[in-house]
C1' cells in the first nucleotide's frame, strides 16, 4: 500500500430481487412452589457503525468514511 469480508437489542445472530425490523439467550414483572430452580405468559430494550446520494419510500441500492477480521505486496 491493495483487495475482500464483516458492522442489526447487553451477548449470538436472522432479515436484502426497496414498503414503517424479529429469533434465541439474557433483563423486569407475573403465575406456578412451603421456597428456589425449572416451566408458562407478558413487558422493556435498537435513530440496522457514521456521513452523504437515489427514491414517493433505504437495514436492502450507490458513493465516502470509520472500526475489526483474512488475504496479497
Nucleotide at each position: 500500500g491493495c483487495u475482500a469480508a464483516u458492522g442489526u437489542a447487553g451477548c449470538a445472530c436472522a432479515g436484502u430481487c426497496g414498503g414503517u425490523a424479529g429469533u434465541g439467550c439474557g433483563g423486569u414483572u407475573c403465575a406456578c412452589u412451603c421456597g428456589u430452580a425449572a416451566u408458562g405468559a407478558a413487558c422493556a430494550g435498537g435513530u440496522c457503525g457514521c456521513u452523504g446520494g437515489u427514491u414517493c419510500g433505504a437495514u436492502u441500492c450507490c458513493a465516502g468514511u470509520c472500526a475489526u477480521u483474512a488475504g496479497c505486496u

Predicted 3D model of a 73-nucleotide RNA (transfer RNA) from a Clostridia bacterium. Lineage of the source: Bacteria > Bacillati > Bacillota > Clostridia. The coordinates come from a structure-prediction model, not an experiment, and the mean pLDDT is 82.